The RNA shown here (transfer RNA) has 75 nucleotides and comes from an Eggerthellales bacterium. It matches the Rfam family "tRNA". Rfam classes the family as a transfer RNA.
RNA sequence: GCCGGCUUGGCUCAACGGUAGAGCAACUGAUUUGUAAUCAGUGGGUUGUGGGUUCGAUUCCUAUAGCCGGCACCA
Numbered sequence: 001g002c003c004g005g006c007u008u009g010g011c012u013c014a015a016c017g018g019u020a021g022a023g024c025a026a027c028u029g030a031u032u033u034g035u036a037a038u039c040a041g042u043g044g045g046u047u048g049u050g051g052g053u054u055c056g057a058u059u060c061c062u063a064u065a066g067c068c069g070g071c072a073c074c075a
Stems, first nucleotide, its partner, number of pairs: 001071007010024004018055001026042005048064005
């Protein structure tokens, strides 16, 4: 340099163009002498960034950043 993949709550991952969810973690309450466990509930997201298409974009197009893999080149 070329090709491909990934980027979404604190973490790991979903979501075929129609109100962004789950598990774990956190917090609150119940239970317990207390902790853990268990049960019930609560909050947390400008979907990497910019632009475009569309009535409507996590999803399609484009540019760009980071990470991973492959190929090529160089010494």
The prediction has a mean pLDDT of 81.